[in-house]
RNA sequence: CUCAUCGAGACCGGCUGAGGGAUAGGCCCUUAGACGCCGGGGCAACCGCCAGACUUAACCAACCUGGAAAGGUGCCAACUCCUGCGAUACCGCACCGCGGUAUCGACAGAUGAG
Numbered sequence: 001c002u003c004a005u006c007g008a009g010a011c012c013g014g015c016u017g018a019g020g021g022a023u024a025g026g027c028c029c030u031u032a033g034a035c036g037c038c039g040g041g042g043c044a045a046c047c048g049c050c051a052g053a054c055u056u057a058a059c060c061a062a063c064c065u066g067g068a069a070a071g072g073u074g075c076c077a078a079c080u081c082c083u084g085c086g087a088u089a090c091c092g093c094a095c096c097g098c099g100g101u102a103u104c105g106a107c108a109g110a111u112g113a114g
Stems, first nucleotide, its partner, number of pairs: 001114006011040005019029003023084004041076003046072002049067004080108001085105009
């Protein structure tokens, strides 16, 4: 850089000791011990593996469907915690632009594969 996914799921112990949730705002977690590290456990099924279907003259591969989970990662508060930029719909204002709600998209981020 490209592609795919991101409303599901899954916690205990030890060490340490004040911050953490990427960023800003909000909101939240946290000395009844956060974050981090180590050990164990678990979740999931991206890669890899197995089977099928499709395809093919026949095979192979890719795509598709299903399976297992002892391999490589990942993950185990809150939707990626929410919002941020834009569009659409509805509602409110005392009204020509603001605010609220919902949905969709973009940006950013995370994870995997290349």
Source information
Predicted 3D model of a 114-nucleotide RNA (SAM riboswitch aptamer (S box leader)) from a soil metagenome.